[in-house]
Small-subunit ribosomal RNA, 5' domain from an uncultured eukaryote, 574 nucleotides, folded computationally.
The prediction has a mean pLDDT of 82.
The RNAcentral record of the full RNA draws on ENA and SILVA.
It matches the Rfam family "Eukaryotic small subunit ribosomal RNA".
Context: one part of a larger RNA
RNA sequence: UAUGCUUGUCUUAAGGAUUAAGCCAUGCAUGUCUAAGUAUAAGCCCCAGAACGGCUAGACUGCGAAUGGCUCAUUAAAUCAGUCAUAGUCUACUUGAUUGUAAGACUACUUGGAUAACCGUAGUAAUUCUAGAGCUAAUACAUGCACACGCCCCCGACUCUUUGGAAGGGGGGUAUUUAUUAGAGCGCAACCAACCUGGGCUUGCCCAGACACUGGUGAUUCAUGAUAACUUCUCGGAUCGCACGACCUAGCGUCGGCGACGUUUCAUUCGAAUAUCUGAUCUAUCAACUUGAUGGUAGUGUAGCGGACUACCAUGGUAAUAACGGAUAACGGGGAAUCAGGGUCCGGCUCCGGAGAGGUCGCCUGAGAGACGGCGACCACUUCCAAGGAAGGCAGCAGGCGCGCAAAUUACCCAAUCCCGACACGGGGAGGUAGCGACAAGAAAUAACAAUACAGGACCCGACAAGGGUCUUGUAAUUGGAAUGAACGAAAUUUAAAUCCCUCAGUGAGGAACAACUGGAGGACAAGUCUGGUGCCAGCACCCGCGGUAAUUCCAGCUCCAGUAGCGUAUAUU
Numbered sequence: 001u002a003u004g005c006u007u008g009u010c011u012u013a014a015g016g017a018u019u020a021a022g023c024c025a026u027g028c029a030u031g032u033c034u035a036a037g038u039a040u041a042a043g044c045c046c047c048a049g050a051a052c053g054g055c056u057a058g059a060c061u062g063c064g065a066a067u068g069g070c071u072c073a074u075u076a077a078a079u080c081a082g083u084c085a086u087a088g089u090c091u092a093c094u095u096g097a098u099u100g101u102a103a104g105a106c107u108a109c110u111u112g113g114a115u116a117a118c119c120g121u122a123g124u125a126a127u128u129c130u131a132g133a134g135c136u137a138a139u140a141c142a143u144g145c146a147c148a149c150g151c152c153c154c155c156g157a158c159u160c161u162u163u164g165g166a167a168g169g170g171g172g173g174u175a176u177u178u179a180u181u182a183g184a185g186c187g188c189a190a191c192c193a194a195c196c197u198g199g200g201c202u203u204g205c206c207c208a209g210a211c212a213c214u215g216g217u218g219a220u221u222c223a224u225g226a227u228a229a230c231u232u233c234u235c236g237g238a239u240c241g242c243a244c245g246a247c248c249u250a251g252c253g254u255c256g257g258c259g260a261c262g263u264u265u266c267a268u269u270c271g272a273a274u275a276u277c278u279g280a281u282c283u284a285u286c287a288a289c290u291u292g293a294u295g296g297u298a299g300u301g302u303a304g305c306g307g308a309c310u311a312c313c314a315u316g317g318u319a320a321u322a323a324c325g326g327a328u329a330a331c332g333g334g335g336a337a338u339c340a341g342g343g344u345c346c347g348g349c350u351c352c353g354g355a356g357a358g359g360u361c362g363c364c365u366g367a368g369a370g371a372c373g374g375c376g377a378c379c380a381c382u383u384c385c386a387a388g389g390a391a392g393g394c395a396g397c398a399g400g401c402g403c404g405c406a407a408a409u410u411a412c413c414c415a416a417u418c419c420c421g422a423c424a425c426g427g428g429g430a431g432g433u434a435g436c437g438a439c440a441a442g443a444a445a446u447a448a449c450a451a452u453a454c455a456g457g458a459c460c461c462g463a464c465a466a467g468g469g470u471c472u473u474g475u476a477a478u479u480g481g482a483a484u485g486a487a488c489g490a491a492a493u494u495u496a497a498a499u500c501c502c503u504c505a506g507u508g509a510g511g512a513a514c515a516a517c518u519g520g521a522g523g524a525c526a527a528g529u530c531u532g533g534u535g536c537c538a539g540c541a542c543c544c545g546c547g548g549u550a551a552u553u554c555c556a557g558c559u560c561c562a563g564u565a566g567c568g569u570a571u572a573u574u
Base pairs, nucleotide, nucleotide: 001570002569003568004567005566009443010442011441012440015436016403022401023400024399026398027397028396031063032062037060038059043055044054045053061422070356071355072354080279081278082277085274086273089272090271095267096266097265107238111142112141118134121131122130123129151172152171153170154169155168158165159164173235175231177229178228179227180226181225182224196209197208198207199206200205201204215222237261239260240259241258242257244256245255246254247253248251281327282326283325288318289317290316293315294314295313296312297311298310299309300308331353332352333351335346337344338343358379359378360377361376362375363374381392382391383390384389409434411433412432413431417430418428419427420426449480450479451478452476453475454474455473456472457471458470459469460468461467487507488506489504491503517563518562519561520560521559522544523543528558530557531556532555533554539546540545
């Protein structure tokens, strides 16, 4: 693990892995809205009536759908585990910082053109198929200003030789690409001179001061800064809600708070992707294997390293310490069973990692997929058809067929745990709850007591007898009252709603129940030299053996033994 017989209670609880990663009818399993993106619904509500009122189907927009769940087919230095690294990279959301520099036209109190829903006209046998006409929105799609001090760098007409100084012009945010450059130094001190700054004036002397700064690592072409250019030109808010306030020039004025959403770069977080070292089952009736193979240079490609790929060179690389090949009823590990120590065997399955969605390939979108409850192919299979065409992917949850020794309900719910969303509100076969369930595991009923009778035992009285008494063990077709839940059941509790449990009125025990089985009784191995039947037959027996007329072994009755709500059998394993 399967199966046979049996089964009262309570608590947990595995469950179509093995065989067919075989095939699937039907239903569901991924959707989502706040004060705060978009409302003229010809929808509703309030109102006598009126709206820039409130609610809102549908739709556009945004986010999610790459998580979760399932399965184990592949896969043997592959996955995986421990270890070490990214100075070799990407990272939506979260959180913290940061984001005054826009130049050829100007509307900046706000620009442009569409489109859905809607309305109407249509096509097809048919689909979550679509077309044509008519409108209208934005945080959709586009376009695009203003206010910004100053300072620095380069060129430099001209001035006139001085320690020179200069109108004017060009450039200077961030991001991208390339090149250059800074990113130091390492014991301390003194003296002299030059240069620089300031002052004094006798215009070439004097006095005073200064001679500065430079992050991080074990390590960088690092962080960071600067210069020259580059650009299919990234970003630099034309958005939304709630409160309204302050000022004086009293205006269609100016200024302003708290949020929401968005945006650039850096970090953070969640990660991801590569990479280092070591480690694996059987096999030699597999001994040689390898040509992108091993290395170099340059490029291409990538988020990034790399023969990952391409070109050109070199001729390498692995192997008896088992390469290469084959097998595996092989996903790896955490772990499970057995065990004195050492070992042996299992690990499909609740956690971690990997892989996959009928087989195989390609791709779009996106921060993230080589996604399949996305798309496009081919192959296999399949469904509908008016025969022209159209549709599909349960190794999600239920359920069906098939396969088999072998495995449950087309149930209820988002109440819990968490996840997703624009979100306190919606959704979730994730998950929970019941149903089936002797996979397993734990607790534990099926009686207890007394009297009487009988059979013993110990002690006491008696004489050591007869007899009596006290205590005690057992046996009864005897008697007696007590106790109790199994099962029913008002109620409450439990729960999303129920069920069960735990509570609880009321029913509920005398043998004919409310009745315990399963295997055995020659040995191994606990327990019959009982009775009847059978007669080497029928049968039993894991093995040895039993059975041929007194069967301790068969078939039965009785009795007994073992385990006990379980016990046999088969198989695998230690």